């Protein structure tokens, strides 16, 4: 950097340096001199990878007095098993919406079945973030 898979409604901040911006992008809406980003220190959250323990499935294979017994790899699990080594994270649901489908309701001088448009709710995608393994 590219693609794949999993997760994204929970959780967790103080201090120092620093000085105006930040919340990916766009539109909103927020945070911010009562100090933004960034860096450092310490603390914390979580449990993706990892370690460890216990069942379970599984059967290569091994033993055998042929009745049976043992059993690696591997899969999956443990009311949030336990730990916290590698990452990550510590305003707001990934802050909300962005595309599409369904459904409900509204719409200018009339109607709102179709089409259009606006809004509520629900599903899926896209984008993004983090992890894992791969090139």
């Nucleotide at each position: 950097c590219u693609a794949u898979c999993a997760u994204c409604g929970a959780g967790a901040g103080u201090g120092g340096c620093g000085g105006a911006g930040g919340g990916a992008c766009a539109g909103g809406c927020c945070c911010u001199g009562c100090g933004a980003a960034g860096c450092c220190a310490c603390a914390g959250c979580a449990a993706c990878c990892g370690a460890u323990c216990c069942g379970u499935c599984g059967a290569a294979g091994c033993c055998g007095a042929c009745a049976g017994g043992c059993a690696a790899a591997g899969g999956g699990g443990g009311a949030u098993g336990u730990c916290a080594g590698g990452u990550g994270c510590u305003a707001a649901u990934u802050c909300c919406u962005g595309c599409u489908c369904g459904u409900c309701g509204g719409a200018a001088a009339a109607c709102g079945a179709u089409c259009u448009u606006c809004g509520g709710c629900g599903g899926g995608a896209a984008a993004g973030a983090u992890g894992a393994g791969g090139a």
The RNA shown here (SAM riboswitch aptamer (S box leader)) has 135 nucleotides and comes from Geoalkalibacter ferrihydriticus DSM 17813. Lineage of the source: Bacteria > Desulfuromonadales > Geoalkalibacteraceae > Geoalkalibacter > Geoalkalibacter ferrihydriticus. Of the family's consensus pairs, 94% are formed in the model. The same sequence occurs in records of 2 taxa.